Overview
The prediction has a mean pLDDT of 87. This is a predicted structure of a 100-nucleotide RNA (SAM riboswitch aptamer (S box leader)) from an Anaerolineaceae bacterium. Taxonomically the source falls in Anaerolineaceae (Bacteria, Bacillati, Chloroflexota, Anaerolineae).
RNA sequence: GGCUCAUCAAGAGAGGCGGAAGGACCGGCCUGAUGAAACCUCGGCAACCAUGGUAUUCCUUGGUGCCAAAUCCGGCAGAAGGGAUUCUGAAAGAUGAGAG
Numbered sequence: 001g002g003c004u005c006a007u008c009a010a011g012a013g014a015g016g017c018g019g020a021a022g023g024a025c026c027g028g029c030c031u032g033a034u035g036a037a038a039c040c041u042c043g044g045c046a047a048c049c050a051u052g053g054u055a056u057u058c059c060u061u062g063g064u065g066c067c068a069a070a071u072c073c074g075g076c077a078g079a080a081g082g083g084a085u086u087c088u089g090a091a092a093g094a095u096g097a098g099a100g
Base pairs, nucleotide, nucleotide: 003098004097005096006095007094008093013042014041015040016039021031022030023029025075026074027073028072043067044066045065048063049062050061052059053058071092076089077088078087079086080085
């Protein structure tokens, strides 16, 4: 990297450093010099896996993950509608766990 399964409308940021990008891709729409990304420190959210506590539910500790906007919205197909648009399911993506 590819495969399988589960979840994705909730939740949670300050400081330092840095100096123009970032939100996967494409289109849109946003964030950003009142300071982007990356990195560091501290903090927080959550509860996928493991551990311990009689433990499917609760808690501890550990391994991950995450902390603008629904996975920011759409991309393909279907349904409703005169239309704008709305709804449903995929695809793609992310995270965890697993098999090879």
The sequence was found by an Rfam model in a public genome assembly.